[in-house]
Context: one part of a larger RNA
Molecule: large-subunit ribosomal RNA, domain II
Organism: Streptococcus pyogenes
RNA sequence: GCCUGCGAGUUAGUGGCAUGUAGCGAGGUUAACCCGUGUGGGGAAGCCGUAGCGAAAGCGAGUUUUAAAAAGCGUGUGAGUUGCAUGUUCUAGACCCGAAGCGGGGUGAUCUACCCAUGGGCAGGUUGAAGCACGUGUAAGAGCGUGUGGAGGACCGAACCCACUUCAGUUGAAAAUGGAGGGGAUGACCUGUGGGUAGGGGUGAAAGGCCAAUCAAACUCCGUGAUAGCUGGUUCUCCCCGAAAUGCAUUUAGGUGCAGCGUCGUGUGUUUCUUACCGGAGGUAGAGCGACUGGAUGGCCGAUGGCCCUUAUCGGGGUACUGACGUCAGCCAAACUCCGAAUGCCGGUAAGUCAGAGCACGGCAGUGAGACUGCGGGGGAUAAGCUUCGUAGUCGAGAGGGAAACAGCCCAGACCGCCGGUUAAGGCCCCUAAGCGUGUGCUAAGUGGGAAAGGAUGUGGAGUUGCUGUGACAACCAGGAGGUUGGCUUAGAAGCAGCCACCCUUGAAAGAGUGCGUAAUAGCUCACUGGUCAAGUGAUUCUGCGCCGACAAUGUAGCGGGGCUAAGCACACCGCCGAAACCGCGGCAAUAAACACUUUGUUUGUUGGGUAGGGGAGCGUCGUACGUGAGGUGAAGCAGCACAAGUAAUUGGUUGUGGAUUUCGUACGAGUGAGAAUGCAGGC
Numbered sequence: 001g002c003c004u005g006c007g008a009g010u011u012a013g014u015g016g017c018a019u020g021u022a023g024c025g026a027g028g029u030u031a032a033c034c035c036g037u038g039u040g041g042g043g044a045a046g047c048c049g050u051a052g053c054g055a056a057a058g059c060g061a062g063u064u065u066u067a068a069a070a071a072g073c074g075u076g077u078g079a080g081u082u083g084c085a086u087g088u089u090c091u092a093g094a095c096c097c098g099a100a101g102c103g104g105g106g107u108g109a110u111c112u113a114c115c116c117a118u119g120g121g122c123a124g125g126u127u128g129a130a131g132c133a134c135g136u137g138u139a140a141g142a143g144c145g146u147g148u149g150g151a152g153g154a155c156c157g158a159a160c161c162c163a164c165u166u167c168a169g170u171u172g173a174a175a176a177u178g179g180a181g182g183g184g185a186u187g188a189c190c191u192g193u194g195g196g197u198a199g200g201g202g203u204g205a206a207a208g209g210c211c212a213a214u215c216a217a218a219c220u221c222c223g224u225g226a227u228a229g230c231u232g233g234u235u236c237u238c239c240c241c242g243a244a245a246u247g248c249a250u251u252u253a254g255g256u257g258c259a260g261c262g263u264c265g266u267g268u269g270u271u272u273c274u275u276a277c278c279g280g281a282g283g284u285a286g287a288g289c290g291a292c293u294g295g296a297u298g299g300c301c302g303a304u305g306g307c308c309c310u311u312a313u314c315g316g317g318g319u320a321c322u323g324a325c326g327u328c329a330g331c332c333a334a335a336c337u338c339c340g341a342a343u344g345c346c347g348g349u350a351a352g353u354c355a356g357a358g359c360a361c362g363g364c365a366g367u368g369a370g371a372c373u374g375c376g377g378g379g380g381a382u383a384a385g386c387u388u389c390g391u392a393g394u395c396g397a398g399a400g401g402g403a404a405a406c407a408g409c410c411c412a413g414a415c416c417g418c419c420g421g422u423u424a425a426g427g428c429c430c431c432u433a434a435g436c437g438u439g440u441g442c443u444a445a446g447u448g449g450g451a452a453a454g455g456a457u458g459u460g461g462a463g464u465u466g467c468u469g470u471g472a473c474a475a476c477c478a479g480g481a482g483g484u485u486g487g488c489u490u491a492g493a494a495g496c497a498g499c500c501a502c503c504c505u506u507g508a509a510a511g512a513g514u515g516c517g518u519a520a521u522a523g524c525u526c527a528c529u530g531g532u533c534a535a536g537u538g539a540u541u542c543u544g545c546g547c548c549g550a551c552a553a554u555g556u557a558g559c560g561g562g563g564c565u566a567a568g569c570a571c572a573c574c575g576c577c578g579a580a581a582c583c584g585c586g587g588c589a590a591u592a593a594a595c596a597c598u599u600u601g602u603u604u605g606u607u608g609g610g611u612a613g614g615g616g617a618g619c620g621u622c623g624u625a626c627g628u629g630a631g632g633u634g635a636a637g638c639a640g641c642a643c644a645a646g647u648a649a650u651u652g653g654u655u656g657u658g659g660a661u662u663u664c665g666u667a668c669g670a671g672u673g674a675g676a677a678u679g680c681a682g683g684c
Base pairs, nucleotide, nucleotide: 001684002683003682004681005680006679011092012091013090015089016088017087018086019085020084021083022082023081024080027048028047029046033042034041035040052059053058062073063072064071065070095233096232098230102223103222104221105220106219107218113197114196115195116194117193118192119191120190121189122187124156125155126154127152131148132147133146134145135144136143160184161183162182164181165180166179167178168177199215201211202210203209236618237617238616239615240614241613246259247258248257249256250255260367261366262364263363264362265361266360267359268358270355271357273352274351275350276349277348278347279346280345286339287337288336293333294332295331297329298328299327300326305321306319307318308317309316310315370395371394372393373392374391375390376389377388378387379386400411401410402409415587416586417585418584420583421582422581426577427576428575429562430561431560435574437573438572439571440570441569442568448564454548455547458545459544460543461542462541463540464539465538466537467536475532476531477530478529479528481505482504483503486500487499488498511526515524516523588608589607590606591605592604593603594602595601596600619673621670622669623668624667625666626665627664629662630661637657638656639655640654641653643652644651645650
């Protein structure tokens, strides 16, 4: 892992509430217990109801507070009660499994920590302390030398003890080991045997270490089915309806209470909803501010103040300083408003609508983690598949078609069947169903088929405007001069470093000079003019489609692919394809109405996606009671069947096996249905 079996809403209470049903009914009913075996008879204590008010005494259709008044709760309007069943709840382990833990009584020091008693062990080699002896030395000493001696938590290194490094091992040979090295090895050494200390206790050269492969409190049994707002699991079928992820509160935030939203029952009956009209409230979008509160730009004006000059004082003058008020022009605001919509909201009237509409009361819930998209905002960076509100939709709980693939986007809401038809979104060259459809334009970039600021004689369209057969634009030929090297400056400054001025003449035209150039000149060129040629040529605005800007990691890789110059883009048009949508035919179910008639039926309309969840109807298993059958001419059980019935759970039939029980009907009662729980047991 698979297979088989087992495996989870139970039981109790004269409990609570509700629904259904039965008995009796202003009443209903017994409990313990007794007689007893007939599921019988007795038993009235008690309980509920028939009357309430008051804390109570008490009074009573009233009563309480009270001096009174007034007010509160009652009366008027009367149905209960006792069984049974179902739903739910309370108290109990209370649907099942699951802690870490807490307490109590015991068992452990054969492992290990420390201690006590008594034993044992340490190859071999090295060093050579004190002391002593002799010699030397000294006044005597001290000292020195040579021997002797054999000290040491001394040295090297086996046994023995340890465990520093590394490799292997890591479903191991081993639940801590093996290989190669390493440390201690006469000591605070190692070790045998016996004994002692026990769980909030021991022991600890101290690591929270160790106390039997278990230690921040051992193990074992009991309290115990501890508790678990947490996780997981919770077993047959069909039918009807069908949510929520919000508000308020919470030692509350992944829990719960009340409300909201679901379902079922009873009542009410159009009260619901939509549209039109009428009547309202409002301060958003926008706009505005010479209408407030504030912000804020420029011009004019220029008060006040500063500074400078003048002044005995008063004052006067100047100012490239400051700049109020006013004025002109142009602006800004969620917490500004002289204004002010569209929607939305409230009420009334009318019409339409009859919807699984509205409202009230009661039984039973679930939900209270939401997600994305469009629109309106806040936070953030006008970031986020971000976060937080409002509003609508979808998903959630929704299948089908489209978007290549793709919960939340577009179309569309799946009762069942059909080898019928029409469409939606989206498509129609091939993959791939249907047009390489028609017409007119655009694009040349594979743009289409990713991207900005910015850049550009790309190209189409629409304007405005300059010059132009008295010859433009471009090209070519020619001129482009004189006063003059203007003045100043400067070493120089001659059109062309810089400053000032920018005139006059000749002329068809020619700047006191547009650029290059020189040390300064020179030289080239331009503006401007004539000629040749010959018809358009410049500037600018708006707009369609394109271009550049454009760099990433496995492999083209930013159309799904092939491929496309349309099979791209724009506009217009005609066809077709395309879904579980709609229609057609057949069938099932729910519900409403009408009709017929009370067997219930027929017809018509509408409805039938569905998680949590509510409601309804059934199938099957085991057993009990009563009834009814079957069975050695073969019961149950088991196995096969492309045999039949039913919407399904299931049931029947048949063949084989099997060898003795069992079907069906009604009623009742449950240890009543398995795929999941890192489920339990067994097998493989």